Predicted 3D model of a 358-nucleotide part of an RNA (large-subunit ribosomal RNA, domain IV) from a Candidatus Babeliaceae bacterium. The RNAcentral record of the full RNA draws on ENA. It matches the Rfam family "Bacterial large subunit ribosomal RNA". Rfam links the family to the GO terms ribosome and structural constituent of ribosome. The coordinates come from a structure-prediction model, not an experiment, and the mean pLDDT is 86.
Context: one part of a larger RNA
């Protein structure tokens, strides 16, 4: 010097990203206990007081013993009372030690407002525990059973020794109040009238090849049945598309411009472009706000954070859910009491352990 403990005047977060670390609270038992609330909780809410020994006296139990009724009447059985003695929990009065009595260990700090996820669970073994899953409730699609789907090349097997109150997919997440408009794209379902449309049929017609045949003096030309090949028109032809319509808790999507009231503004109103429809009810500088430290108010002497508002929403919005919400939570925020070496600002002491020197 480093580790790990312990103590500290006077101040009490001034320290810091940030009460991070420490401190502080604590057992039991008495009083008291708020807002909220799904009436169960919140709550050990918060907040006070008591707490060891030892003595009297009071209360219970126990008890010789009395006393009284029954009958199974030399006696036994049941209520009541009930001296000392012995015990037992707690009251109450006094006393007593000690700095301190749940004198040690071991033992909740707490209280306001807010986000977010209802909730108890679960998770990146070894850097993330969370608002990130999952959860119970919700929805919607499929699947009549040799079910749908998943595994396998198949046998087969899971589903299920299950049966639509069932099985799988998939979204959304307790509860409360709700879930507004668009089917034009894409998708899935349903539809069959027409268009288009494959391999099969189907073979017009063409081409090669050649018997033959014509010209020709020859060489060589040309014309060419069958047949054996090559290709091939129309014509026929299912699903699918194409078309029609249904679906949005399917994937998704949900305008501008101009102009108007009698102070100013601002537009309930009117006009016009577009679109499939033009964001409704909530909520709003939000985990969403770029400008921004809006802007107002609360809190601080002093608040880019916070908390109530306002809406001008860069780029909110309804199961990609909206909005609330008790009670929960090693969660995130912002505020206090309480407590302290975090801090002003060091100080000082244990253990270890490096280093120096013997």
């Nucleotide at each position: 010097g480093u580790a790990u403990c312990g103590u500290c005047a006077a101040g009490g977060a001034a320290c810091u990203c940030g009460g991070c670390a420490a401190a502080a609270u604590a057992g039991c038992c008495u009083c008291g206990u708020a807002a909220c609330u799904u009436c169960g909780g919140g709550a050990u809410a918060a907040g006070a007081g008591g707490u060891g020994c030892c003595u009297g006296c009071g209360u219970c139990g126990u008890g010789a013993g009395c006393a009284a009724a029954u009958u199974u009447u030399u006696a036994a059985u049941u209520u009541g009372c009930g001296a000392a003695g012995c015990g037992a929990a707690g009251g109450u009065a006094g006393g007593u030690u000690g700095c301190a009595a749940c004198a040690a260990a071991g033992a909740g700090g707490c209280c306001c407002a807010a986000g977010c996820g209802a909730c108890u669970g679960u998770u990146u073994a070894a850097c993330a525990a969370a608002a990130a899953c999952a959860c119970a409730g919700g929805g919607c699609u499929c699947u009549g059973c040799u079910a749908a789907c998943u595994c396998g090349u198949a046998a087969g097997a899971g589903g299920a020794u299950g049966u639509a109150u069932a099985g799988a997919g998939u979204c959304u997440g307790a509860c409360g109040c709700c879930u507004g408009c668009c089917c034009a794209g894409u998708g899935c379902c349903g539809g069959a009238a027409g268009g288009u449309u494959a391999a099969c049929a189907g073979g017009a017609g063409a081409u090669g090849u050649c018997a033959g045949u014509c010209c020709g003096a020859a060489a060589g030309g040309g014309c060419g049945a069958a047949g054996c090949a090559u290709u091939g028109a129309a014509u026929c032809g299912a699903a699918g598309c194409c078309c029609c319509g249904g679906u949005a808790a399917a994937c998704g999507g949900c305008g501008g411009c101009c102009g108007u009231a009698a102070c100013u503004a601002u537009a309930a109103c009117g006009g016009u472009c577009c679109u499939a429809a033009g964001g409704u009810a909530g909520c709003g500088a939000a985990a969403u706000c770029c400008c921004u430290u809006g802007u107002c108010g609360g809190g601080u002497a002093a608040g880019u954070u916070c908390c109530g508002a306002c809406c001008u929403g860069c780029a909110u919005g309804a199961a990609u859910g909206g909005c609330g919400u008790a009670a929960c939570g090693a969660u995130u925020u912002g505020g206090g009491c309480g407590c302290u070496g975090u801090c002003u600002u060091g100080a000082u002491g244990a253990u270890a352990u490096a280093c120096u020197c013997a």